Guanidine-I riboswitch aptamer from uncultured Pleurocapsa sp., 127 nucleotides, folded computationally. The sequence was found by an Rfam model in a public genome assembly. The source organism's lineage runs through Bacteria, Cyanobacteriota, Cyanophyceae, Pleurocapsaceae and Pleurocapsa. The model forms 100% of the base pairs in the Rfam consensus.

RNA sequence: UAAGAUAGCUUCUAGGGUUCCGAUAUACCACAACAUUGGUAGAUGCUGGUCCGAGAGAAGCAAGUUAUCUAAUAAGGCAUUUAACAAUUAUUAGAUAGCUCCACGGCGGGACAAAAGCCCGGGAGGA
Numbered sequence: 001u002a003a004g005a006u007a008g009c010u011u012c013u014a015g016g017g018u019u020c021c022g023a024u025a026u027a028c029c030a031c032a033a034c035a036u037u038g039g040u041a042g043a044u045g046c047u048g049g050u051c052c053g054a055g056a057g058a059a060g061c062a063a064g065u066u067a068u069c070u071a072a073u074a075a076g077g078c079a080u081u082u083a084a085c086a087a088u089u090a091u092u093a094g095a096u097a098g099c100u101c102c103a104c105g106g107c108g109g110g111a112c113a114a115a116a117g118c119c120c121g122g123g124a125g126g127a
Base pairs, nucleotide, nucleotide: 008061009060010059011058012057015052016051020049021048022046023044024043026041027040028039029038030037063100064099065098066097067096068095069094070093071092072091073090074089075088077085102122104125108120109119110118
């Protein structure tokens, strides 16, 4: 300098629209009529429930790594009839404590009912 790999999961939030629920008004129908109430229909994102939801948001778990301790195994020293025994090294398993940084970002396209900080994308581009 170039290329490649990795950068997890769950829950929640910012945010998002409209499948379903609810709400609103309109139309029709029912109750003798009006009002009220109930039902049906499409319309409207309308505080909401269901739903989607962050690389650069939160928490938890997992994973990686460092250190200490414990246990087992092997090496190895002393010693030797068998054996016992200290420090040390390595591997495996577990426990405890710590660490896991940084991060400006389009247009456009895609999925689900639809949209979005979702996916393309830690992209293009920029510093």